């Protein structure tokens, strides 16, 4: 100098205010069925390395293995009036790791 995570503001989507029952009656607890993807978690493609086999070598073949993203995929958790949350975007004169 440049400036992550974090901080604070601000914007932020889907899906049943569903059925029963209990109860101190608060939209509380328990079952049941339907369903949503964007806290969080989980899974892998292309592409690389390994290991085998052929090859002087470059390099190639086919099985395993290992890295290997996502708003894509599961839906385990959350969530399906409102609030709360809420990936992910802007703003900041907050912060300050790394790295010059």
């Nucleotide at each position: 100098a440049c400036g992550a995570a974090c901080c604070u503001c601000u914007g932020g989507a889907g899906a049943g205010a569903c059925u029963u029952c209990c109860c101190g009656c608060g939209u509380g607890g328990a079952a049941g069925c339907g369903c949503c993807g964007a806290a969080g978690g989980a899974g892998c493609a292309a592409g690389c390395c390994c290991c085998g086999c052929c090859g002087c070598c470059a390099g190639g073949c086919a099985u395993g293995g290992g890295c290997g993203a996502a708003c894509c995929u599961c839906u385990c958790a959350g969530g399906c009036a409102a609030a709360a949350g809420g990936a992910c975007a802007g703003a900041g004169u907050g912060g300050a790791a790394a790295u010059u």
The RNA shown here (Glycine riboswitch aptamer) has 100 nucleotides and comes from Halodesulfovibrio sp. The sequence was found by an Rfam model in a public genome assembly. The organism belongs to Halodesulfovibrio, within Bacteria.